Overview: The prediction has a mean pLDDT of 76. c-di-GMP-I riboswitch aptamer from a Nitrosomonadales bacterium, 81 nucleotides, folded computationally. Taxonomically the source falls in Nitrosomonadales (Bacteria, Pseudomonadati, Pseudomonadota, Betaproteobacteria). Of the family's consensus pairs, 95% are formed in the model.

[in-house]
RNA sequence: GAGGUUACUUGGCAAACUUAUCGAAAGGUAAGGACGCAAAGUCACCGGCCUAAUGGAAACUAUGGUAGCGGGACUGCCGCA
Numbered sequence: 001g002a003g004g005u006u007a008c009u010u011g012g013c014a015a016a017c018u019u020a021u022c023g024a025a026a027g028g029u030a031a032g033g034a035c036g037c038a039a040a041g042u043c044a045c046c047g048g049c050c051u052a053a054u055g056g057a058a059a060c061u062a063u064g065g066u067a068g069c070g071g072g073a074c075u076g077c078c079g080c081a
Stems, first nucleotide, its partner, number of pairs: 004078001012037002017032006035068001041074003045071003048066003055060001
């Protein structure tokens, strides 16, 4: 410099659930916990999904979420040449 996401695991992350807390909710954060994860690192740009406070007679509605649903972007790491 180019390509790849292959994985030895010293190690890293941490689903459900519990407690505390924030929130209308979905959900977030912290501690415990460990179902899993080779980007389960970051970003709501595209699609999907969740919630519906607000608005609306109702249907519905995102300006709220989800990155552990997929795509994309950026970064890290591993191995090869």